The part of an RNA shown here (large-subunit ribosomal RNA, domain I) has 519 nucleotides and comes from a Bacteroidota bacterium. Taxonomically the source falls in Bacteroidota (Bacteria, Pseudomonadati). The coordinates come from a structure-prediction model, not an experiment, and the mean pLDDT is 83. The RNAcentral record of the full RNA draws on ENA.
Context: one part of a larger RNA
């Protein structure tokens, strides 16, 4: 030194765990805010760094419900104290809520300084010399709609095209959002608002006819709903007026294609409503009841295991208990229970009819339409209909007007240039359940642990590591060594200290101790 055995040390893989995630489904809420949010700094306890609640009334005050013996959060110790005159602890309500932050008396290097009747300044109302009343604003996931808008890429280069009206930015709102009650479709027969789903169909088209792109009638479902104004006519305020009337406001009238309405007439007060009050029931916090096992001199630290005999069951999900309980414990089927609210039947308020005639009004105007330029549609200027519009031009009023894919007739089909409209649909930030042929500490979330933390960067941003003593701290009293240790041997606890807090399990790499061969 090798090689073998056997013993240890480091190391922390490995098996076992699950406090923590992931994904899915349902359900609920879908929003906060100047009555100062979101987020924050500071501060607060008997001591008190740190989280965590709180907020100078500061681990908390208070009203009402619930609950019924122990409490003063993580924190397991000591001191202090509270509590059947009902705490601690839940549940819901009020109270207090510093300062900074839209931050809003001014300023300011946020959490500070100046000042002191101060919502600053916009925005609408009303005043009007001031003033007065009222909004907004900023915060959050995604969905949703408007304005803006790329490139890489793909076409095997590339320009037209695509990528894609994506991404990104801006602005807006709900809980959905947007669309929406035929100036539609469709074809000689109909359809009857919109929105989503299946097909229809990768078709019909459209394309450097390349790459690609890509409908629609139709059918089958989901869900189902229709309404309000402008005008004309009346009726009244106020201006203005060459008194002929004209503006404007306000109320009543009226809303459509088989045109309708004003106007004349004539009959009646439904139907239903998405608007307003009252609300019967049901729902609804925290919470409550809630079935049935005993025994052993059987193993073991421990019985839930085993062995004997036995019950429950609308409950044999589950977790927990010192190993593996339906019957100990929490609960689980099934039941009860109400405040705030939700949700709603009946009701009652308002809104709301039906025919006839038809001389004469009315029926959205810088509007259709055309022109030139651009977008949108399946349609890349085409033959190019439909739609939106910057510039320019510029109708017609019901014997009138649009459309049916150049255009023109026929013939059908609608009523434009005002407007609201649940329900099917979309999201999943939050709060709840449930679920899983998801993860099990190098995985699942970056983050099971005081993580967006240490920590790096002028900053914008990056971004870790790091779970497990035992059933129960019974966490080692006392004694030896030592100069002492948080050392270490004893002794003592414990089922087990090779479970001693550097604490299961304890591979392997790597270093050691003995003892055998051996060089």
């Nucleotide at each position: 030194g090798g090689c073998a055995c056997a013993c240890g040390g480091u190391g922390g893989a490995u098996g076992c765990c699950u406090u923590g995630g992931c994904a899915u489904g349902c359900a609920g809420a879908g929003g906060c805010g100047a009555u100062g949010a979101a987020g924050g700094a500071c501060g607060u306890g008997u001591a008190a760094a740190g989280c965590u609640g709180c907020g100078a009334u500061a681990a908390g005050c208070u009203g009402c419900g619930g609950g019924g013996a122990g409490c003063u959060g993580c924190a397991c110790a000591a001191g202090a104290g509270c509590u059947g005159u009902g705490a601690u602890c839940c549940g819901u309500g009020g109270a207090u809520u510093u300062c900074c932050g839209a931050a809003u008396g001014g300023g300011g290097c946020a959490a500070c300084c100046c000042a002191a009747u101060a919502g600053a300044g916009c925005c609408c109302g009303u005043u009007u010399a001031g003033g007065c009343g009222g909004g907004a604003g900023g915060c959050a996931u995604a969905c949703c709609c408007g304005g803006g808008g790329a490139a890489c890429u793909g076409a095997a280069a590339c320009a037209u095209c695509u990528a894609a009206g994506u991404a990104c930015c801006c602005g807006g709102a709900g809980g959905a959002a947007g669309a929406g009650a035929a100036a539609a479709c469709a074809a000689u027969a109909g359809u009857g608002a919109u929105u989503c789903c299946g097909c229809a169909a990768g078709u019909a088209g459209u394309g450097g006819c390349g790459a690609g792109c890509g409908a629609a009638c139709g059918c089958g479902g989901a869900a189902c709903a229709g309404c309000c104004c402008a005008a004309a006519c009346c009726g009244g305020g106020c201006u203005c007026u060459a008194c002929g009337g004209a503006g404007u406001c306000c109320g009543g009238g009226g809303u459509u294609g088989u045109a309708g309405g004003a106007c004349c007439u004539g009959u009646a007060u439904a139907a239903u409503g998405a608007c307003c009050c009252u609300g019967a029931g049901c729902u609804g916090a925290a919470g409550u009841c809630g079935a049935a096992g005993u025994g052993g001199c059987c193993u073991g630290g421990a019985a839930a295991g085993c062995c004997a005999c036995u019950c429950c069951a609308c409950a044999g999900a589950a977790g927990g208990u010192g190993a593996a309980a339906g019957a100990c414990c929490u609960g689980u089927a099934g039941g009860c229970g109400u405040a705030a609210g939700g949700u709603a039947a009946a009701g009652g308020g308002c809104a709301g009819a039906c025919g006839g005639g038809u001389a004469u009004c009315c029926u959205g105007a810088g509007u259709a339409g055309c022109g030139c330029g651009g977008g949108a549609c399946c349609g890349g200027a085409g033959a190019a209909a439909u739609c939106c519009u910057g510039c320019g031009u510029g109708a017609a009023u019901c014997u009138g007007g649009c459309g049916g894919c150049a255009c023109c007739a026929u013939c059908c089909g609608c009523u434009a240039a005002g407007g609201c409209u649940a329900a099917a649909u979309a999201c999943a930030u939050c709060u709840g359940c449930a679920u899983g042929a998801c993860c099990g500490a190098u995985a699942g979330u970056g983050a099971a642990c005081c993580a967006g933390u240490a920590c790096c960067g002028u900053g914008a941003g990056g971004g870790a590591a790091a779970g497990g003593u035992g059933a129960a701290a019974a966490g080692a009293a006392c004694g030896c060594c030592g100069a002492g240790a948080c050392g270490g041997c004893g002794a003592g606890u414990g089922a087990a200290a090779u479970a001693g807090u550097a604490c299961c399990u304890g591979a392997a790499a790597c270093c050691g101790u003995g003892u055998g061969c051996u060089u």